[in-house]
Context: one part of a larger RNA
RNA sequence: GAACGAACGUUGGCGGCGUAGUUAAGGCAUGCAAGUCGCACGAGAACGGCGGGCUUCGGCCCGUCUAGUAAAGUGGCGAAAGGGUGAGCAUAACGUGGACAACCUACCCACAGCAGGGGGAUAACCCGGCGAAAGCCGGGCUAAUACCGCGUAAGACCACGGGACGGCAUCGUCCAGAGGUCAAAGGCGGGGAUCCUUCGGGACCUGCCGGCUGUGGAGGGGUCCACGCCCUAUCAGCUUGUUGGCGGGGUAACGGCCCACCAAGGCUGCGACGGGUAGCCGGCCUUAGAGGGUGACCGGCCACAUCGGGACUGAGACACUGCCCGGACUCCUACGGGAGGCUGCAGUUUGGAAUAUUUCGCAAUGGGGGAAACCCUGACGAAGUGACGCCGCGUGAGGGAUGAAGGUCUUCGGAUUGUAAACCUCUUUUGGCCGUUAGGAAAGUCGGCGGGGCCAAUACCCCCGCCGGUUGACAAAGGCGGCAGAAUAAGCACCGGCUAACUCUGUGCCAGCAGCCGCGGUAAUACAGAGGGUGCGAACGUUGUUC
Numbered sequence: 001g002a003a004c005g006a007a008c009g010u011u012g013g014c015g016g017c018g019u020a021g022u023u024a025a026g027g028c029a030u031g032c033a034a035g036u037c038g039c040a041c042g043a044g045a046a047c048g049g050c051g052g053g054c055u056u057c058g059g060c061c062c063g064u065c066u067a068g069u070a071a072a073g074u075g076g077c078g079a080a081a082g083g084g085u086g087a088g089c090a091u092a093a094c095g096u097g098g099a100c101a102a103c104c105u106a107c108c109c110a111c112a113g114c115a116g117g118g119g120g121a122u123a124a125c126c127c128g129g130c131g132a133a134a135g136c137c138g139g140g141c142u143a144a145u146a147c148c149g150c151g152u153a154a155g156a157c158c159a160c161g162g163g164a165c166g167g168c169a170u171c172g173u174c175c176a177g178a179g180g181u182c183a184a185a186g187g188c189g190g191g192g193a194u195c196c197u198u199c200g201g202g203a204c205c206u207g208c209c210g211g212c213u214g215u216g217g218a219g220g221g222g223u224c225c226a227c228g229c230c231c232u233a234u235c236a237g238c239u240u241g242u243u244g245g246c247g248g249g250g251u252a253a254c255g256g257c258c259c260a261c262c263a264a265g266g267c268u269g270c271g272a273c274g275g276g277u278a279g280c281c282g283g284c285c286u287u288a289g290a291g292g293g294u295g296a297c298c299g300g301c302c303a304c305a306u307c308g309g310g311a312c313u314g315a316g317a318c319a320c321u322g323c324c325c326g327g328a329c330u331c332c333u334a335c336g337g338g339a340g341g342c343u344g345c346a347g348u349u350u351g352g353a354a355u356a357u358u359u360c361g362c363a364a365u366g367g368g369g370g371a372a373a374c375c376c377u378g379a380c381g382a383a384g385u386g387a388c389g390c391c392g393c394g395u396g397a398g399g400g401a402u403g404a405a406g407g408u409c410u411u412c413g414g415a416u417u418g419u420a421a422a423c424c425u426c427u428u429u430u431g432g433c434c435g436u437u438a439g440g441a442a443a444g445u446c447g448g449c450g451g452g453g454c455c456a457a458u459a460c461c462c463c464c465g466c467c468g469g470u471u472g473a474c475a476a477a478g479g480c481g482g483c484a485g486a487a488u489a490a491g492c493a494c495c496g497g498c499u500a501a502c503u504c505u506g507u508g509c510c511a512g513c514a515g516c517c518g519c520g521g522u523a524a525u526a527c528a529g530a531g532g533g534u535g536c537g538a539a540c541g542u543u544g545u546u547c
Stems, first nucleotide, its partner, number of pairs: 001547004006543005013393006019386002026349003030346003035077003040074002048065007084304003094228007103221003108217007116150001118148002125140006155182004160177001162175005186209006194203003230276003237267003242264004247259003279301004283294004306327005329340004357383001359382003365379001366377004396426004406417004432483006440474001444470010491536005496517003502531005512519002
């Protein structure tokens, strides 16, 4: 000199864009942060309104609307994403480059094909019971795209043998053969003839959304290899599933990953093993570069979710707001037993030099569900707080000398503050008041018209185009126009040398200053105050840290 997630002191007008718990991965009140689908399924209220009936005048009952609504249940998809944090981790991480002839992949896309015919349950609900509660048990009824057989098998998989080609050791690809195993689910809309009908509809045809099998793709993941990756030798030897083999188990898959047996290996001065510290990277800071430091915000990967362990479900988890067990802690209890997990967004408490609102909205972008309308979304978009940072703007401009007054200094002549002020002329950014207005919003959807596709069909449905309607949290914001009036806005540090800037007074090795050299003991440009000056300026200094 530059930099910072900074803090502290003095001061403080406005705006834009950023940024803000670095300490206790300490404890947490409260609210919200993951739901959705009635076009998978069975069932289905109440308050209240209206009408009617009965009445002991207290009220009771029925019908209808509320409403196939609410709440709940079965089922599907999602909940493994998004969001947070950096505890752990020196290597099962991360980065770069490769490999898988050792692998998986729900939803999405393309292609090929299929969807026949049956069965038994169970929640909800009703009845009964236990419990303070959390919750649980028994009996009975019922549905499905829930569950389970059977049939079919192009194809896939398993084992068998044959041929061709190829390679990388195990082997890979292709072709044909015989055997075994493995599928499925419906929902919504429209329709002329024919058939059936409980007259509701169904068969049948057809559109859309789904279902099943297989192959491929896209995107996502898993595994393996090489190299790179902090300090310490006052850590020199370490290792028994250890190193390898054979056989097996397990996995999507290779493998001591696990197990039985066999062998005795494996690593190490190119630092094993131990100890300490630490998430890694793209980057960021500094620098002429080399290098050094660092990993906040943003992006990628990893790890974690009160602490430790475990599996279940699932395409995917060993699962932040799922389950089970154990520990600590907090809460409830009828003492028998239960409930909880902010390292999500706010907020609280503690510790700390120190870090914000218990805000608004799903309008935009994105995500989940749904055919859609739409619902959910503390992701996100916004606003709020903090000069924490960067940037921009302003605090007025021009004129104005008898160089006013006052202050300070003085050699008492004057000098300086100083065009500075007053005063005159002008402007109106910012702030204040009034008015007006764009863009963030075109998708989706609804209505109309036209064209095309599907189809037996001028029906339904789908696609495209045009016209019109509808959607804004921010926002009393922003832009533009107008009104009044210099009106609302300057400080901080320094002035001995380094280092730009000097005098007076006070003090008297005192009080004090100080980054280094050093100042102060009676004329201190070094302390303190004042006048003046220098530097920077909504900031200026100090401290800490890095280069």